The part of an RNA shown here (small-subunit ribosomal RNA, 3' minor domain) has 130 nucleotides and comes from a Patescibacteria group bacterium. NCBI's taxonomy places the organism under Bacteria, Bacteria candidate phyla. The prediction has a mean pLDDT of 82. It was read from a public genome assembly.

[in-house]
Context: one part of a larger RNA
RNA sequence: CACCGCCCGUCACGUCAAGAGAGUUGGCAAUGCCCGAAGGCCCUGAUAAGGGGACGAAGGCAGGGCUAGCGAUAGGGACGAAGUCGUAACAAGGCAUCCGUAGCGGAAGCUGUGGAUGGAUCACCUCCUU
Numbered sequence: 001c002a003c004c005g006c007c008c009g010u011c012a013c014g015u016c017a018a019g020a021g022a023g024u025u026g027g028c029a030a031u032g033c034c035c036g037a038a039g040g041c042c043c044u045g046a047u048a049a050g051g052g053g054a055c056g057a058a059g060g061c062a063g064g065g066c067u068a069g070c071g072a073u074a075g076g077g078a079c080g081a082a083g084u085c086g087u088a089a090c091a092a093g094g095c096a097u098c099c100g101u102a103g104c105g106g107a108a109g110c111u112g113u114g115g116a117u118g119g120a121u122c123a124c125c126u127c128c129u130u
Stems, first nucleotide, its partner, number of pairs: 003093001005090001008086002011083001013080004020073001023070006031062004039055001041053004096117009
């Protein structure tokens, strides 16, 4: 490359990342209960043998916590020269735009309602400057 401009959303295709997800597979530390080795300790005994007791590793049961992986599927997101549908916005963008809200609609969006001017144009009024 200047309106033969710019530009919005759905849809289609591709790539990527993140979250959700019935669940599923592990890891970690701890809690409660059961059982309770070695061992030292306490009681008894005679300072012995023996007997009894609390503690006590591993193990078992239970319900939770934290954490990692996998996971049908569904929804969006980002990106990607030349796809589809329309044309919402940018000029008064051809219904001014935008914000809140409700309803509706293939999609941009439309309609109602309240608000803003960050609206063009015309006229009038007020104020300011010259």